[in-house]
RNA sequence: GAAGUCAGCCAGACAAUCGCUGCUAAGUAACUUUUUCGUUAUUUAGGGGAGGAAAGUCCGGGCUCCACAGGGCAGGGUGCCAGAUAACGUCUGGGCGGCGUGAGCCGACGACAAGUGCAGCAGAGAGAAGACCGCCAUGUUUGCCGUAAAAAGCGCGUGGUAAGGGUGAAAGGGUGCGGUAAGAGCGCACCGCAUUACUGGUAACAGUUGAUGGCGAGGUAAACUCCACUCGGAGCAAGACCAAAUAGGUUUCCAAUCGAUGCGGCCCGCAUUGGAAACGGGUAGGUUGCUUGAGCUAGUUAGCGAUGACUGGCCUAGAGGAAUGAUUGUCCAAGACAGAACCCGGCUUAUGGCUGACUUCACUU
Numbered sequence: 001g002a003a004g005u006c007a008g009c010c011a012g013a014c015a016a017u018c019g020c021u022g023c024u025a026a027g028u029a030a031c032u033u034u035u036u037c038g039u040u041a042u043u044u045a046g047g048g049g050a051g052g053a054a055a056g057u058c059c060g061g062g063c064u065c066c067a068c069a070g071g072g073c074a075g076g077g078u079g080c081c082a083g084a085u086a087a088c089g090u091c092u093g094g095g096c097g098g099c100g101u102g103a104g105c106c107g108a109c110g111a112c113a114a115g116u117g118c119a120g121c122a123g124a125g126a127g128a129a130g131a132c133c134g135c136c137a138u139g140u141u142u143g144c145c146g147u148a149a150a151a152a153g154c155g156c157g158u159g160g161u162a163a164g165g166g167u168g169a170a171a172g173g174g175u176g177c178g179g180u181a182a183g184a185g186c187g188c189a190c191c192g193c194a195u196u197a198c199u200g201g202u203a204a205c206a207g208u209u210g211a212u213g214g215c216g217a218g219g220u221a222a223a224c225u226c227c228a229c230u231c232g233g234a235g236c237a238a239g240a241c242c243a244a245a246u247a248g249g250u251u252u253c254c255a256a257u258c259g260a261u262g263c264g265g266c267c268c269g270c271a272u273u274g275g276a277a278a279c280g281g282g283u284a285g286g287u288u289g290c291u292u293g294a295g296c297u298a299g300u301u302a303g304c305g306a307u308g309a310c311u312g313g314c315c316u317a318g319a320g321g322a323a324u325g326a327u328u329g330u331c332c333a334a335g336a337c338a339g340a341a342c343c344c345g346g347c348u349u350a351u352g353g354c355u356g357a358c359u360u361c362a363c364u365u
Stems, first nucleotide, its partner, number of pairs: 001361010012331007020049002023046009051337001055348002058346005063235004070268004075231005080094005095109001096107004110226002115224002117220002132165002134161007143154002173191006192215001193213005198207003239288004249279006259273004295314008
């Protein structure tokens, strides 16, 4: 100097002028009204007003209702170990495997001897899966060649074999030595595999370890499946209250020993006592839920860490067709992606800049 990896922070600042909007306090006017409450408009003062992702709606919850809400089946989710958390499919640490020269990153990481599938074609054979070419032994002249006659060789038949070759993505553990008619874990050594002991570790696992065994039939479960753990549903347009209005309407079906209804499906149980359909009519206005929270933050402390505890400080939008914008000046790192709608914890995606640590390469000293 270049290229990378991981982490943290910011998201224009300051000043002035005008403008938008919520809340609090004190008034004023109008409406409703016996009055109060309430609604609308307006004056003064005070103190507030979008994010790190507010996005995606992919997960988990708080909260509300079904509803008094229990058991099972089916179905769904997760899948190494130990922790954190309200919880999670998240996070932290570790193990194993993979990628990268490395800093680091990723993992859909239980089980294939419980069963059923799948792997086209090729190939002898693709999973309790094999003999095509070969190699070896032997028979054959009533097969061919050859010879003076034979032998050898080729062909055919029988038996043995799976070391060599071929096919395939993958072929009956691997390398080597011995042995054999030729071969083969047939035997041996080492490696691999299975079972097990010891040591370390909470554990997953690990071992220049030991013993036994020639040694189960490979791959795939992000195939069906099996195993372990776990799971009601719907959602702020949830719900609660007030006011007003109509038609407490008409018709049809089922039922009263029972049946029916009860917010994912089915069964049992439980609760309630009628249930369903069609036509027609009225209202959809206001208040609340609505922001003090599993809240943020400083220090100390426990922990490798995620995080927890203690002490102190702070209050930080609550709109309701949806509010923060415009102008001027200065500064600078020159401002990208992009706007809350009940709230919170994550994940994923978009994006401008600053800082720190670490890795690799080149050059110079």
Predicted 3D model of a 365-nucleotide RNA (Bacterial RNase P class A) from Agaribacter marinus. Rfam family: Bacterial RNase P class A. Rfam's curators write: Ribonuclease P (RNase P) is a ubiquitous endoribonuclease, found in archaea, bacteria and eukarya as well as chloroplasts and mitochondria. The prediction has a mean pLDDT of 78. Of the family's consensus pairs, 96% are formed in the model. Lineage of the source: Bacteria > Pseudomonadati > Pseudomonadota > Alteromonadaceae > Agaribacter.